Predicted 3D model of a 77-nucleotide RNA (c-di-GMP-I riboswitch aptamer) from Sunxiuqinia sp. The prediction has a mean pLDDT of 81. Lineage of the source: Bacteria > Bacteroidia > Marinilabiliales > Prolixibacteraceae > Sunxiuqinia. The sequence was found by an Rfam model in a public genome assembly.
RNA sequence: AGAUGAUAAAGCCAAACCUUGGGAGACCAAGGGACGGAAAACCAAGGGUCCCUGAAGAGGACAGCCGGGUUGCCAUU
Numbered sequence: 001a002g003a004u005g006a007u008a009a010a011g012c013c014a015a016a017c018c019u020u021g022g023g024a025g026a027c028c029a030a031g032g033g034a035c036g037g038a039a040a041a042c043c044a045a046g047g048g049u050c051c052c053u054g055a056a057g058a059g060g061a062c063a064g065c066c067g068g069g070u071u072g073c074c075a076u077u
Base pairs, nucleotide, nucleotide: 002077003076004075005074012037013036017032018031019030020029021028022027035064041070042069043068046066047065048062049061050060051059053058
């Protein structure tokens, strides 16, 4: 530097649901909680889904839907 990712090992993240707060909403933040995850870290610029307003253009949410980009832990080779 490349490849691979199991049942190993060190740590890591945390779905549903509950509580509190924020938002018009999708949804978000914190605490509890674990269904899961080898990128479930970051990126909304490709596709997709969802929300509000709207005649349309447009505006917004989701990176734990798919694909892509960047960075990265451990192990094996």